This is a predicted structure of a 407-nucleotide RNA (Bacterial RNase P class A) from uncultured Candidatus Sulfotelmatobacter sp. Lineage of the source: Bacteria > Pseudomonadati > Acidobacteriota > Terriglobales > Candidatus Sulfotelmatobacter. It matches the Rfam family "Bacterial RNase P class A". Gene Ontology terms of the family: tRNA processing, ribonuclease P activity and dimeric ribonuclease P complex. The RNAcentral record of the sequence draws on MGnify.
[in-house]
RNA sequence: GGACCGGACGGUCGCUUUCUGCGUCUUCGGAUGCGGGGAGAGGAAAGUCCGAACUCCGCAGAGCAGUGUGCCGGAUAACGUCCGGGAGGACGGAUUCAAGUCCGUUCGACGGAAAGUGCCACAGAAAAUAUACCGCCCGCGCCUUCAGGGAUGCGGGUAAGGGUGAAAAGGUGCGGUAAGAGCGCACCGCCGCGGCAGCAAUGAAGCGGGCAGGGCAAACCACACACGGAGCAAGACCAAAUAGGAAGGGAGCCGGGAUCUGAUUCUCACGAAUCAAGUUUCGGCACGUGCCGGCUCGGUGCGUCAAACCUUCGGGUAGGUCGCUAGAGCCUCGCAGCGAUGCGUGGCCCAGAGGAAUGACCGUCCCGCCGGAGCAAUCCGGCGGACAGAAUUCGGCUUACAGGUCC
Numbered sequence: 001g002g003a004c005c006g007g008a009c010g011g012u013c014g015c016u017u018u019c020u021g022c023g024u025c026u027u028c029g030g031a032u033g034c035g036g037g038g039a040g041a042g043g044a045a046a047g048u049c050c051g052a053a054c055u056c057c058g059c060a061g062a063g064c065a066g067u068g069u070g071c072c073g074g075a076u077a078a079c080g081u082c083c084g085g086g087a088g089g090a091c092g093g094a095u096u097c098a099a100g101u102c103c104g105u106u107c108g109a110c111g112g113a114a115a116g117u118g119c120c121a122c123a124g125a126a127a128a129u130a131u132a133c134c135g136c137c138c139g140c141g142c143c144u145u146c147a148g149g150g151a152u153g154c155g156g157g158u159a160a161g162g163g164u165g166a167a168a169a170g171g172u173g174c175g176g177u178a179a180g181a182g183c184g185c186a187c188c189g190c191c192g193c194g195g196c197a198g199c200a201a202u203g204a205a206g207c208g209g210g211c212a213g214g215g216c217a218a219a220c221c222a223c224a225c226a227c228g229g230a231g232c233a234a235g236a237c238c239a240a241a242u243a244g245g246a247a248g249g250g251a252g253c254c255g256g257g258a259u260c261u262g263a264u265u266c267u268c269a270c271g272a273a274u275c276a277a278g279u280u281u282c283g284g285c286a287c288g289u290g291c292c293g294g295c296u297c298g299g300u301g302c303g304u305c306a307a308a309c310c311u312u313c314g315g316g317u318a319g320g321u322c323g324c325u326a327g328a329g330c331c332u333c334g335c336a337g338c339g340a341u342g343c344g345u346g347g348c349c350c351a352g353a354g355g356a357a358u359g360a361c362c363g364u365c366c367c368g369c370c371g372g373a374g375c376a377a378u379c380c381g382g383c384g385g386a387c388a389g390a391a392u393u394c395g396g397c398u399u400a401c402a403g404g405u406c407c
Base pairs, nucleotide, nucleotide: 001407002406003405004404005403007365008364009363010362011361012360013359015040016039017038018037019036020035021034022033023032024031025030042387046398047397049396050395051394052393053392054231055230056229057228066227067226068225069224070223071085072084073083074082075081086110088107089106090105091104092103093102094101095100112221116220117219118216119215120214133162134161135158136157137156138155139154140153141152143150144149170188171187172186173185174184175183189211190209191208192207193206196203197202235322236321237320238319245313246312247311248310249309252285253284254283255282256281257280258279259278261276262275263274264273265272266271286304287303288302289301290300291299292298329348330347331346333344334343335342336341366385367384368383369382370381371380372379373378
């Protein structure tokens, strides 16, 4: 680093769920009481960070904005996951005069810095139009020395050396030079070109070029691709009581008058007539109701407006049922593949609760530590045995974890 396990057995009392026996009640759907049998947390059930199934809502199409992803190929239902490969960084070893090269281990948001904008702290002379602090070299002046030379000032050359920094404008070596410098050469790196190998990322070699274009995109940005939203408290069905909504019943008709509005007709016009609807009033009958009354008749008052009440319908709530666990399922074997994984044979059924069960106690054993006894094997006593815990379901990632087994 990888794979696996995550205390064992028994007893007593309980919990959830399912099947079943008997009894009682029943509106025949079931309810209830007493028994019996079966099943009952995890490797992470966790964080809710990605990706899906499923459900509802939204949606003509396209674009902008926003978010995410970003070497290549493959796996997959899908993924930011996994597998294989490539390139790169770090470390170690070998090798080389050195740069470098090779091997091994390991790491990861690993596309674009020659579209544009921006930033590069501190230190440093200079941080991107390169730069001269120290040093090195040349010339001149001046001081000094017998002289070589030394000290100092000015001007110029120099990026090799020192120093600063995360980073200093290709690297190493040889030549060259006043000293230096791709100034020249070899090797390494880089850029360009075309072919070769590879599905591709890319690689190895060749030719040409002395070399431009520092770093940062987990800064903005440009490019390519993907993305509608909410989540099982999704959602579907059944459906009280109370309150509220709608319709119907409750709950009539006839006649006359007045008035307003509108329409039509007649009239030159004023106006008139007719009809319709509304408001109001009177009368009759009918109905309801109060009073007189034991009741009916009768009398009399009020009302015919609306309500109580009844029936039906529809929406929602409480409550109930479904969703709900047979599934991208688990185990064995075979085949294909480097592998992720896929295909096939055979076998298995493995929690489905819902303010939420899966627990508590005791005994025996196991493991670890401590103390004591014993020459030792061992025995006795005490303490401890993690992280955590389903809530629609899967695939991943990440995080937590006493102890143990294997490679």

Its mean pLDDT, the model's own confidence on a scale to 100, is 77.